About this RNA:
SAM riboswitch aptamer (S box leader) from Oceanobacillus saliphilus, 108 nucleotides, folded computationally.

[in-house]
RNA sequence: AUCUUAUCCAGAGAGGUGGAGGGACAUGGCCCUGUGAAACCUCGGCAACAGGUUCUUUUAGAAGAAUACUGUGCUAAAUCCAUCAAGCAUAAGCUUGAAAGAUAAGAA
Numbered sequence: 001a002u003c004u005u006a007u008c009c010a011g012a013g014a015g016g017u018g019g020a021g022g023g024a025c026a027u028g029g030c031c032c033u034g035u036g037a038a039a040c041c042u043c044g045g046c047a048a049c050a051g052g053u054u055c056u057u058u059u060a061g062a063a064g065a066a067u068a069c070u071g072u073g074c075u076a077a078a079u080c081c082a083u084c085a086a087g088c089a090u091a092a093g094c095u096u097g098a099a100a101g102a103u104a105a106g107a108a
Base pairs, nucleotide, nucleotide: 002107003106004105005104006103007102008101013043014042015041016040017039021032022031023030026083027082028081029080044075045074046073049071050070051069052067053066054065055064056063057062079100084097085096086095087094088093
């Protein structure tokens, strides 16, 4: 890097270094940012995706609940919004589903 499955309107920030960008890519919006962006580091925090542990149910297989111990992940705004398709609407627009992306678990 590829494929499969699941989830994505919840949740959770301080300090240091740094010094101008950032919000995945493109376009258009909108927003964050010298009251300090990205990135890195430290310390916190959030979260049951997988494992572990405990409890409950079950003949069994298994299922459910709890728990941040382990492995990840995350810690502005819905994945910030739209883009493609269908439906609705006079229209502004709305709804649903894709696509793309992110994360986890698995596969080869």
The sequence was found by an Rfam model in a public genome assembly.
Rfam family: SAM riboswitch aptamer (S box leader). From the family's description: The SAM riboswitch is found upstream of a number of genes which code for proteins involved in methionine or cysteine biosynthesis in Gram-positive bacteria.
The model forms 97% of the base pairs in the Rfam consensus.
Its mean pLDDT, the model's own confidence on a scale to 100, is 86.